[in-house]
RNA sequence: GCGUCCUUAGCUCAGUUGGUUAGAGCGUUGCAUUGACAUUGCAGAGGUCACUAGUUCGAAUCUAGUAGGACGCA
Repeated sequence: GCGUCCUUAGCUCAGUUGGUUAGAGCGUUGCAUUGACAUUGCAGAGGUCACUAGUUCGAAUCUAGUAGGACGCA
């Protein structure tokens, strides 16, 4: 330099050919339970879906570019 793939919550990851509220597990906060912990139950907070444009009535999802990362070729 060229090619392929990845980027979604604090962490690990789903998201089925674009459709109305973006989710799970762990973690975290509060409450209940306990003499106190742990466990368990209930409730909550936390996300500009890496970034910038474009297509579309509508984009996490499609297109282009940028950034970061993994692998392969030279």

This is a predicted structure of a 74-nucleotide RNA (transfer RNA) from Balneola sp. Rfam family: tRNA. It is annotated as a transfer RNA.